[in-house]
RNA sequence: UCAUGGAGGGUUUGAUCCUGGCUCAGGACGAACGCUGGCGGCGUGCCUAACACAUGCAAGUCGUACGCAGCUUCCCGACUUCGUAAGAAGGAGGGAAGGCUGAGUGGCGAACGGGUGAGUAACACGUGAGUAACCUGCCUUGAGGAGGGGGAUAACCCCUCGAAAGGGGGGCUAAUACCCCAUAUACUCCCCGGUCGUGUAGGACCAGGGGAGGAAAGCUGGCCUCUGCUUCGCAUGCUGGCGCCUCAAGAGGGGCUCGCGUCCCAUCAGCUAGUUGGUGGGGUAAUGGCCUACCAAGGCGAUGACGGGUAGCCGGCCUGAGAGGGUGACCGGCCACACUGGGACUGAGACACGGCCCAGACUCCUACGGGAGGCAGCAGUGAGGGAUCUUGGGCAAUGGGCGAAAGCCUGACCCAGCGACGCCGCGUGGGGGAUGAAGGCCUUCGGGUCGUAAACCCCUGUCAGGAGGGACGAUGCCUGCCUUUGGCAGGUGACGGUACCUCCAGAGGAAGCCCCGGCCAACUACGUGCCAGCAGCCGCGGUAAUACGUAGGGGGCGAGCGUUGUUCGGAAUCACUGGGCGUAAAGCGUGCGUAGGCGGCUACGCAAGUCACAGGUGAAAGCCCUGCUUCCAAGGUAGGGAUUGCCUGUGAGACUGCGUGGCUAGAGGACAGGAGAGGGAGGCGGAACUCUGGGAGUAGCGGUGAAAUGCGUAGAUACCCAGGGGAACGCCAGUGGCGAAGGCGGCCUCCUAGCCUGUUCCUGACGCUGAGGCACGAAAGCUAGGGGAGCGAUCGGGAUUAGAUACCCCGGUAGUCCUAGCCGUAAACGAUGGGUACUAGGUGUGGGGGGAGCAUUACCCUCCGUGCCGAAGCUAACGCGUUAAGUACCCCGCCUGGGGAGUACGGUCGCAAGGCUGAAACUCAAAAGAAUUGACGGGGGGCUGAACAAGCAGUGGAGCGCGUGGUUCAAUUCGAUGCAAAGCGAAGAACCUUACCAGGGCUUGACAUGCUGGUAGUAGCGGCCCGAAAGGGCUUGCGAUCCUGGCUUCGGCCAGGAAGCCAGCACAGGUGGUGCAUGGCUGUCGUCAGCUCGUGCCGUGAGGUGUUGGGUUAAGUCCCUUAACGAGCGCAACCCCUGCCCUUAGUUGCCAGCGGGUAAUGCCGGGCACUCUAAGGGGACUGCCGCCUUAAAGCGGAGGAAGGAGGGGAUGACGUCAAGUCAUCACGCCCCUUAUGCCCUGGGCUACACACGCGCUACAAUGGCUGGGACAACGGGAUGCGACCCCGCGAGGGGAAGCAAAUCCCUAAAAACCAGCCUCAGUUCGGAUUGCAGGCUGCAAUUCGCCUGCAUGAAGCCGGAAUUGCUAGUAAUCGCGGAUCAGCCACGCCGCGGUGAAUACGUUCUCAGCCCUUGUACACACCGCCCGUCACAUCACCCGAGUUGAGUGCACCCGAAGACAUCCAACCAACCGACCUCUGGUCGGAGGGAGGGUGUUGAAGGUGUGCUUGGCAAGGGGGGUGAAGUCGUAACAAGGCAGCCGUACCGGAAGGUGCGGCUGGAUCACCUCCUUU
Repeated sequence: UCAUGGAGGGUUUGAUCCUGGCUCAGGACGAACGCUGGCGGCGUGCCUAACACAUGCAAGUCGUACGCAGCUUCCCGACUUCGUAAGAAGGAGGGAAGGCUGAGUGGCGAACGGGUGAGUAACACGUGAGUAACCUGCCUUGAGGAGGGGGAUAACCCCUCGAAAGGGGGGCUAAUACCCCAUAUACUCCCCGGUCGUGUAGGACCAGGGGAGGAAAGCUGGCCUCUGCUUCGCAUGCUGGCGCCUCAAGAGGGGCUCGCGUCCCAUCAGCUAGUUGGUGGGGUAAUGGCCUACCAAGGCGAUGACGGGUAGCCGGCCUGAGAGGGUGACCGGCCACACUGGGACUGAGACACGGCCCAGACUCCUACGGGAGGCAGCAGUGAGGGAUCUUGGGCAAUGGGCGAAAGCCUGACCCAGCGACGCCGCGUGGGGGAUGAAGGCCUUCGGGUCGUAAACCCCUGUCAGGAGGGACGAUGCCUGCCUUUGGCAGGUGACGGUACCUCCAGAGGAAGCCCCGGCCAACUACGUGCCAGCAGCCGCGGUAAUACGUAGGGGGCGAGCGUUGUUCGGAAUCACUGGGCGUAAAGCGUGCGUAGGCGGCUACGCAAGUCACAGGUGAAAGCCCUGCUUCCAAGGUAGGGAUUGCCUGUGAGACUGCGUGGCUAGAGGACAGGAGAGGGAGGCGGAACUCUGGGAGUAGCGGUGAAAUGCGUAGAUACCCAGGGGAACGCCAGUGGCGAAGGCGGCCUCCUAGCCUGUUCCUGACGCUGAGGCACGAAAGCUAGGGGAGCGAUCGGGAUUAGAUACCCCGGUAGUCCUAGCCGUAAACGAUGGGUACUAGGUGUGGGGGGAGCAUUACCCUCCGUGCCGAAGCUAACGCGUUAAGUACCCCGCCUGGGGAGUACGGUCGCAAGGCUGAAACUCAAAAGAAUUGACGGGGGGCUGAACAAGCAGUGGAGCGCGUGGUUCAAUUCGAUGCAAAGCGAAGAACCUUACCAGGGCUUGACAUGCUGGUAGUAGCGGCCCGAAAGGGCUUGCGAUCCUGGCUUCGGCCAGGAAGCCAGCACAGGUGGUGCAUGGCUGUCGUCAGCUCGUGCCGUGAGGUGUUGGGUUAAGUCCCUUAACGAGCGCAACCCCUGCCCUUAGUUGCCAGCGGGUAAUGCCGGGCACUCUAAGGGGACUGCCGCCUUAAAGCGGAGGAAGGAGGGGAUGACGUCAAGUCAUCACGCCCCUUAUGCCCUGGGCUACACACGCGCUACAAUGGCUGGGACAACGGGAUGCGACCCCGCGAGGGGAAGCAAAUCCCUAAAAACCAGCCUCAGUUCGGAUUGCAGGCUGCAAUUCGCCUGCAUGAAGCCGGAAUUGCUAGUAAUCGCGGAUCAGCCACGCCGCGGUGAAUACGUUCUCAGCCCUUGUACACACCGCCCGUCACAUCACCCGAGUUGAGUGCACCCGAAGACAUCCAACCAACCGACCUCUGGUCGGAGGGAGGGUGUUGAAGGUGUGCUUGGCAAGGGGGGUGAAGUCGUAACAAGGCAGCCGUACCGGAAGGUGCGGCUGGAUCACCUCCUUU
């Protein structure tokens, strides 16, 4: 010094990054709706029906243009009456000046002001120019003029028609109305002259010369100088004012023309006959096809004509950082319109909002004959609508019209009214006040909060209210007077008794609305229970909802607050600023090339673009800045800025452009070499296949997972020979070659295109791209004709299967092949348009050239092609990376959420199939891409496990036991339900238990605590009655205790209290609900080897690394390697039992030696050596040796009781299953409270047609029975174990010793062993079932116990599919003990010992698990996801016989008003002529002339025929959507047949198959290339 300006969030996922849509926060509004509402200022208010309008008002004015009529003032006044008269009264009629009123003639205005936005896509508007192609009333300036005549007509009067509106006829009259003549330089036209001019220019200008034509109106004030009349004076005179005519000029206003700008649709692509131009003419103020005749055949269009849709345009307004987007209310400018359509008249100006004519629709009046009307002026009404005001006051101000003026008119305007519609301001009080009141709400019951909030105390007085005063707007305007550039006086305000000022009283009258899950600021309680509801998006609600409703509390804003609608923003989400296209949406299948766009080096010229400076314009208002004003603000106002634009002039000359010249690096050509499946045509060849013939030969062949269909004894297959036929070309062959792509493969020949290299020469920018266009374009398919070996859609058959319209098999048609012609599409892909230049390398390979070289190879350099890996860089990532997806430039194509849909309609191409182009309604909050972690795979690799295999014994069959399901029942209480429920909770259901059922009872309760009152023969113990009991009732029987105080005759008494009891109140109680509110505990994966963290490193991130890899292990055990280094929870170890030894100790245990004793026995003395007991210790560590090894480790060996973890146990990581348990317990919430609590009796949990699970006993001789006699261990025992003995066949009974137990008892162990019998049998197997008789426990064995004896003697002869356990002291088998327990339904469970095997090749398979890897559309994670038909409901759409509207083209018909042309009837005053009876008349002429005739044009209307676009529609079609419908399983994993694309055929459906293509296919193997060594 300049600049004042830019924020994001939610939502796709388990998580991440990205793409992308949806949505929110902001601003605004002519708003509307809901709730609420105190005051004021300033604004603002039909956005819809340009729908229809009652009523009133909105444009009149001028008597100083004119005549008339009425009224009024004044004068005269015949006459009449009265009066003697004077005079008074009345008064026909006349006159004058003035005033008022009415209509009329005339003038000006009515073309302004006010309204509206229908139409209009246009010179309508904006902006800038032009008019040499024009007009302009009133106004201003200048010049000049205004002389002389004439005839009518309205009003009025009379007659007359009509209901009315309105006319008709006759008669009179005036003018600033009308007409004629004169004059007229400038005016117009013609001729001549001069000046200027090259821009529409053969025009303009000159007071130039000549000729012709054409004007006028008066009114009024004053005055008597002039003139006239005549005199008081008046006007014909003079003077002033207003007006009139002509011309010139100005100002302001308009007409016309042009450049530029100005919406959507190309599914509107061709349009055009006055069309384009010319000539003549007409018309206009004026150019012009504006109109007309003739001539020519043009004109417009992808830079979007024509058509369709929509729309008044602008200054501005809203928004935005800006660029932009939206908009066009109010205010201002322009345009257009005035019931709809057409038309002209008048006029300076109109084709005229409050004028006219015609047609049409509508409304009204009517006497039915005819008439009237046009609020899109102000109010107002109806209607429409979500919605928009008073039938107000005033001309006081501002402005307008008329007028000389006073003045009149003015719904313009100024004010008021109504509406929170908007903006702005003010108020609803201020200070103090803690017992933190009451009350509400919450609560962990302590308290917290509303809350200084209130009350209460002290103040103030805005607004509203009352009273008094009271404007500015009027320094104006009007009138009068005067001493007249002025002064004085009077009058004049709708708003309005308003603003404002003063006073009075008193906190008195004045707060709501929305929100509180996230975005987004603000949380609790109750109610509700996927209900009711909320919701902008995500989403809340299924019993603890900060999301619904209410309340308390809180947040926000505040006379408002929310909602809805619209718009801009955020949205870089149409990207000019400022986006993209490998995989997200997006590169045309490929080339050639038109228009267009872009374009190499150099010189000069020009100056269009560009840049600079200056001038004009860019109205005002608005916007910004500054000042002033209202106390401030909104508002008002002055000055400045801005107005980014357009036009003009001058200059600059780098760049672009244009012109001219030159150059060779781009491009092209010539010459010489070269490679190749490039294309077309013709010919030739061999292998294989099939057919035919022949030979030979026999029973099969073929085919599959296995089969069958099929072929074959009529001789197949296999083998040989010969012949025919068609199609395709093995090896070579290669991320080799060629081609633009599609694509191209045997050999030879011919024709032909492109490419590469080398060297010089030539042309001289000739280039790049390429909208349209044209050409080529795999496979399938189509037409016609051939051909047909193999293969092979469709089809037939066989299999498979629940089915199998498939996969597999046997056949086999079209097709595949050729010729000619169509089609024009593919995952036509590198999912990557073309061109040029630049930006590290390395390494292969194909084709050339050069160098070096031993001259065929290897090496070096280079050009072109084709791969891989990679620097920088890019990318969301994956990846790309001189063959770019890097860095830039040029050109083209394409994208803008998913679905609907590449569909419909339209167009176009095609023979068809179909292709190209290509929407919308509706619907969703996503749909996608890449990568990550998991999980999963009928993916891969590695490893483990009683997982399989190898074995042994079982289960599944029988009977019985137990548990469960189911069923039943008054109840069969509840829970557990794949593994991981089912001999489970239950380690003990006859009552109890018990939770269930029936019945009978209790209600402060069976149990706890507290409070109040009561109780004194109370509590407690008895007795009686009813009852099944519980319970209820009665009772003079007995009968207390403790503490304190007082009294005492020491016996005790009294008072109070405790305990108890009674009554009542708080409360208890609940196995009632929720294990999906929870704690705790437990199961399971799984004793599996895993799960994590810190720091570092990598990645945008999720996340990865560590933890992967190579080994090894039971082990993430250890070692090595290593961007990781360490650590934690797990593993292991530490603990227990057991195996060996030692030490200590030695009773109840033991007994070797010594002694004693017995029928016998550690029975006794004694001993503690041994066994044992139970405490401590030792022992094993790959320590030693060998082998292999880097190591860890492994293998073998020695020693040892034990050897590589000796065996067993306890021990269960992060986590998973909303796993299990509210019925162990605990606990939140909910529920019950004379019952869902409690007590009792009885019943039930034990039911029984069935089904399942776990067991027991068996089916027998490896056995059963009888007899005999051996050998354990763990344990248990006092309401207990109970010996010996006696009784009983027995269960058991009697009785009783011992033992709180290494002592006594339970206690016998059984199998085994020895001996005998049984001899293969439903048995001497098996024991169910049943009968009888008993025993035991217990209050009680009926439902419903166990045991014993006798009798009975069922099924069952080894068990289908399937399935379980076990790898050694294991399985199997045998018995023993214990808990629970009165007893026991225990065959269960937990333990103990006895006897004591078989087998493991091995890891292919099943199951489970772990690690690595891969694919994924899964992530409540394969019990996942998901596709299509069908059925139902609903929505929008398409087609549709038709039907009914709207708009519009063309042709024709009819043709109003009007205009133009023409003819003019009647008629006609002015001018001319003639005549006459001459202020006039008659006749004639010129001229005029209609509402008439004719012609042209012409709105509405009609007919016909097209086009466009809507409504309705029987029926048809697909599509979308919709918690739990049907059928299948197509896709995602190798998705169980890899998928997908195009095409064809077929099928309920997804889909299947054929042909060709793609990888966006897993897996294994091989080839090649690459990386590393």
Molecule: small-subunit ribosomal RNA
Organism: Candidatus Caldatribacterium oleiphilum